Transfer RNA from a Bacteroidota bacterium, 74 nucleotides, folded computationally. It matches the Rfam family "tRNA". It is annotated as a transfer RNA. The sequence is in RNAcentral, with records from ENA.

RNA sequence: GGGCCUAUAGCUCAGUUGGUUAGAGCAAAUGACUCAUAAUAAUUAAGUCCCUGGCUCGAACCCUGGUGGGCCCA
Numbered sequence: 001g002g003g004c005c006u007a008u009a010g011c012u013c014a015g016u017u018g019g020u021u022a023g024a025g026c027a028a029a030u031g032a033c034u035c036a037u038a039a040u041a042a043u044u045a046a047g048u049c050c051c052u053g054g055c056u057c058g059a060a061c062c063c064u065g066g067u068g069g070g071c072c073c074a
Stems, first nucleotide, its partner, number of pairs: 001073007010026004019057001028044003032040001050066002053063002
């Protein structure tokens, strides 16, 4: 220098060839249970879906440019 993959909650990830509310598990908080802790079940909070511009009635999803990470080639 060229090519490919990837970025969604604190962490690991799902998200249907674009459609009404963005979700799961783990972790966290709260009270319950217990003499107490753990475990358990319940509830709650936590998101600018990496950034920018565009297409569209409508974008996490499609397109342009950029940034970070990974792999391959030179």